[in-house]
RNA sequence: CUCUUAUCAAGAGAGGUGGAGGGAAGUGCCCUAUGAAGCCCGGCAACCAUCAACGAUGUUGAAAUGGUGCCAAUUCACUCGAAGCGGUCUGCUUUGAAAGAUGAGAG
Repeated sequence: CUCUUAUCAAGAGAGGUGGAGGGAAGUGCCCUAUGAAGCCCGGCAACCAUCAACGAUGUUGAAAUGGUGCCAAUUCACUCGAAGCGGUCUGCUUUGAAAGAUGAGAG
């Protein structure tokens, strides 16, 4: 990097450092010197490992020791399509996909 699969409406600091950016892309809209990113500490969750039970290549539960992940806004909203509504437009609602993120497995 590609493929398969599961999940994405909950949760998480008034700390230290650092100094201007950040929210994947485009558009919008936001966050940010009342201090962005990054790093440290702290925290959340419970995907994999672990443990237990059972109707056992699975299901349910436990714990948080190890491997990841995550800690503004639904994955911030929309980007392509379908249905419905208003009554005609840069509209609203629902929904499927695409894209993205993360875990696990494979190449």
Notes:
SAM riboswitch aptamer (S box leader) from Bacillus velezensis UCMB5036, 107 nucleotides, folded computationally. The source organism's lineage runs through Bacteria, Bacillati, Bacilli, Bacillaceae and Bacillus velezensis. Rfam family: SAM riboswitch aptamer (S box leader). Rfam links the family to the GO term regulation of gene expression.